[in-house]
Context: one part of a larger RNA
């Protein structure tokens, strides 16, 4: 040198950067004050001011001694708090330590709470609350070859399995497929068993009986799952309330919608900058949104993800000194 750990820093303040990573700022306690939204409980310590230390004076309160013919009260003297003022000192009175920066919009999850011990702490997972399915107790599940035992010495307000996940509005339409239940006079259905038969055995041939299961009928989508195309049409053009046809089991309803989901694409418009492939707010031509494979809204709340805005600041312009180490040169033993 250089690096690792620190301190300070003129003017500027994010121009750095993939992004304020890092740093800073802020702070305790008392007063005053608090937009919006709100499930009324929060939001919240919002925000954003203002006091803070010593003396003195004088107030109030309480304690406690003495005292006072009045006594639940005065008055005095000690002491503890509290308020006003008016003075003192520093650059600085929560002087050290200790100690929130702050608002605003959008996404996802309803909170708290759980995880991948040693590369992920979320938007997974869990919940509570909702909806289906088995089960009547010698039950249903589970464990075990059985004996048995567990749920449980419980009893559908229960057990035990899925799926969705707070509250709010709501949850269309389709049983063709696939799967699940149900019913089935009849149809297809194995060895076996019975009968007959190839003159008898062995082996084979016929009939009959016939289980599951299948066909056959029916029901179930908060079961798996699934929701079309094409032609024409209005008095300017555009468009298509409306009409025609093909087809399906139904043709995607209600919401949302360039989205954690849109390819084309940096869509287009509008706010935001000096200027945005961002952001937010419209629109809808949705490659390929959509309703418990849950839609869509939402206080609160979150080391979750984005974006803007003040306060700050060596993040940068643009480096500098320092402090301590580690370490390079160099001398030296």
């Nucleotide at each position: 040198a250089u690096c690792u750990a620190g301190u300070u820093g003129a003017g500027g303040g994010a121009a750095u950067u993939c992004g304020g990573c890092a740093a800073a700022u802020u702070a305790g306690c008392c007063c005053c004050g608090u937009u919006u939204c709100u499930u009324c409980g929060g939001u919240g310590g919002a925000a954003g001011g203002g006091g803070u230390c010593c003396c003195u004076a004088c107030u109030a309160u309480c304690g406690u001694a003495u005292u006072u013919g009045u006594a639940u009260a005065g008055a005095u003297g000690c002491g503890a708090u509290u308020g006003u003022a008016a003075g003192g000192c520093u650059c600085a009175g929560u002087a050290a330590c200790a100690a929130g920066g702050g608002g605003g919009g959008u996404c996802c999850g309803a909170c708290u709470g759980u995880u991948u011990a040693a590369c992920a702490a979320a938007a997974a997972c869990u919940u509570a609350a909702c909806c289906g399915a088995c089960u009547g107790c010698u039950a249903g599940c589970c464990u075990g070859u059985a004996a048995a035992g567990g749920u449980g010495u419980g009893u559908a307000u229960a057990g035990u399995c899925g799926g969705u996940g707070a509250c709010g509005u709501c949850u269309g339409c389709c049983c063709a497929g696939u799967g699940u239940c149900a019913g089935u006079a009849c149809c297809u259905g194995a060895a076996u068993c019975u009968c007959c038969u190839u003159u008898u055995c062995a082996a084979g041939g016929g009939a009959g009986u016939a289980a599951a299961a299948g066909g056959c009928u029916g029901a179930u989508a908060a079961a798996c799952g699934g929701c079309g195309g094409g032609g024409g049409u209005a008095a300017c053009u555009a468009u298509a309330a409306c009409u025609c046809u093909c087809u399906u089991a139904a043709g995607g309803u209600a919401g949302c919608g360039a989205a954690a989901u849109g390819c084309c694409u940096u869509g287009c418009c509008g706010u935001u900058u000096g200027a945005u492939u961002g952001a937010c707010g419209g629109c809808c031509u949705g490659c390929a949104u959509g309703a418990a494979u849950g839609g869509c809204g939402u206080a609160a709340c979150g080391a979750g993800a984005u974006c803007c805005c003040c306060a700050c600041u060596g993040u940068c312009c643009c480096c500098a000194a320092c402090u301590a180490g580690a370490g390079c040169c160099c001398u030296c033993c």
This is a predicted structure of a 333-nucleotide part of an RNA (large-subunit ribosomal RNA, domain IV) from a marine metagenome.